[in-house]
């Protein structure tokens, strides 16, 4: 100079619990409150995993079988985004 790492600074987010509120549920929304994150920022129509619901609805269809709910703070994956050798 480049590339990795991310230490300080300014800050951000919000777990468990708690009230309210939405929904059969998983879970979701706002208040409070912080266990933690360097992407705990968005993306479940990009793979898997979990979870709900086990009935109906649709598509092929002879049946299988796919789709239709949640979670991105459960991985991996894509996109954006602050400060930067201490």
């Nucleotide at each position: 100079u480049u590339c990795u790492c991310g230490a300080a600074a300014g800050g951000g987010c919000a777990a468990a619990c708690c009230c309210a509120u939405c929904g059969c549920a998983a879970g979701g929304u706002g208040g409070g409150g912080a266990c933690g994150c360097a992407a705990a920022g968005c993306c479940a129509u990009c793979g898997g995993c979990c979870c709900g619901a086990a009935a109906c609805g649709a598509g092929a269809g002879g049946a299988a079988c796919u789709c239709g709910g949640g979670u991105g703070g459960c991985c991996g994956g894509g996109c954006u985004g602050c400060c930067g050798u201490a």

Background: A computed fold for an 86-nucleotide RNA from an Actinomycetes bacterium, annotated as c-di-GMP-I riboswitch aptamer. The sequence was found by an Rfam model in a public genome assembly. Taxonomically the source falls in Actinomycetes (Bacteria, Bacillati, Actinomycetota). The coordinates come from a structure-prediction model, not an experiment, and the mean pLDDT is 79.